The RNA shown here (transfer RNA) has 72 nucleotides and comes from an uncultured bacterium.
[in-house]
RNA sequence: UGGGGAGUAGCUCAGUGGUAGAGCAGUUGACUGUUAAUCAAUUGGCCGUGGGUUCGAACCCCACCUCCCCAG
Numbered sequence: 001u002g003g004g005g006a007g008u009a010g011c012u013c014a015g016u017g018g019u020a021g022a023g024c025a026g027u028u029g030a031c032u033g034u035u036a037a038u039c040a041a042u043u044g045g046c047c048g049u050g051g052g053u054u055c056g057a058a059c060c061c062c063a064c065c066u067c068c069c070c071a072g
Base pairs, nucleotide, nucleotide: 001071002070003069004068005067006066007065010024011023012022013021018055026042027041028040029039030038048064049063050062051061052060
């Protein structure tokens, strides 16, 4: 420098045009002599950044940023 992949909640990941979700973690409560475990409820994200397309974008297009792989 060229090609490809990834970027979504604190962490690991779903979601492929129509209100952003799960597991774990956190908080509160129940249970327990206490802790753990278990059960219930609950908090938390302007979807890497900036534009474009569309009635409508996490999703499609363009540029850029970060990380990984391949080639030179």
The sequence was found in a public genome assembly. The prediction has a mean pLDDT of 82. It matches the Rfam family "tRNA".